Predicted 3D model of an 88-nucleotide RNA (c-di-GMP-I riboswitch aptamer) from Candidatus Jettenia ecosi.
Its Rfam family is "c-di-GMP-I riboswitch aptamer". Rfam describes the family as follows. GEMM was predicted in a large-scale screen for bacterial structured RNA regulatory elements.
The model forms 95% of the base pairs in the Rfam consensus.
[in-house]
RNA sequence: ACCAGAUAAGGGCAAACCAUUCAAAAGGAUGGGGCGCAAAGCCACUGGCCUAAAUCCCUCAUAAGGACACGGUAGCAAGGUUGCCGGG
Numbered sequence: 001a002c003c004a005g006a007u008a009a010g011g012g013c014a015a016a017c018c019a020u021u022c023a024a025a026a027g028g029a030u031g032g033g034g035c036g037c038a039a040a041g042c043c044a045c046u047g048g049c050c051u052a053a054a055u056c057c058c059u060c061a062u063a064a065g066g067a068c069a070c071g072g073u074a075g076c077a078a079g080g081u082u083g084c085c086g087g088g
Stems, first nucleotide, its partner, number of pairs: 002088002005085001012037002017032006035075001041081003046077002048073003055067003
């Protein structure tokens, strides 16, 4: 430097759900919790998925309906990047 994660140690992260809180929502944050995870560390550039405030369309019209990401998701995949332990 590369390859894979069998064993072991020290440990790490934290799904659902609950409380509080931010947000139009999706979702996020903090605490509890613990389904899972060897990158479940970090990055929305690519595809996917979620939401649709503003905007646009429609309308007599505020509404209803439709489109739409500049909002999210890294625990959807791919990619980029950094890294612990033991093994080859």
The coordinates come from a structure-prediction model, not an experiment, and the mean pLDDT is 88.